[in-house]
RNAcentral holds the sequence, with entries from ENA. Transfer RNA from a Candidatus Woesearchaeota archaeon, 75 nucleotides, folded computationally. The prediction has a mean pLDDT of 81. The organism belongs to Candidatus Woesearchaeota, within Archaea.
RNA sequence: GGGCCUGUAGCUCAACCUGGCUAGAGCACUUGCCUCUUAAGCAAGGGGUUGUGGGUUCAAAUCCCAUCAGGCCCG
Numbered sequence: 001g002g003g004c005c006u007g008u009a010g011c012u013c014a015a016c017c018u019g020g021c022u023a024g025a026g027c028a029c030u031u032g033c034c035u036c037u038u039a040a041g042c043a044a045g046g047g048g049u050u051g052u053g054g055g056u057u058c059a060a061a062u063c064c065c066a067u068c069a070g071g072c073c074c075g
Base pairs, nucleotide, nucleotide: 001074002073003072004071005070006069007068010027011026012025013024020058029045030044031043032042033041051067052066053065054064055063
């Protein structure tokens, strides 16, 4: 230098290929219930605008371009 893969909640991941219920799950966190207390259990709640920027579109996590970070391969 070239190619491929990954990047989404505090953590681990889904949804992407085929654009549309206008982003979910588990764990964690907060509050309440329960309990002598803690844990466990039960109920409720907060937390994202999807690595970054731009484009296409009525509409983008999803398609296109550029770019950043990490990994693998080739030279």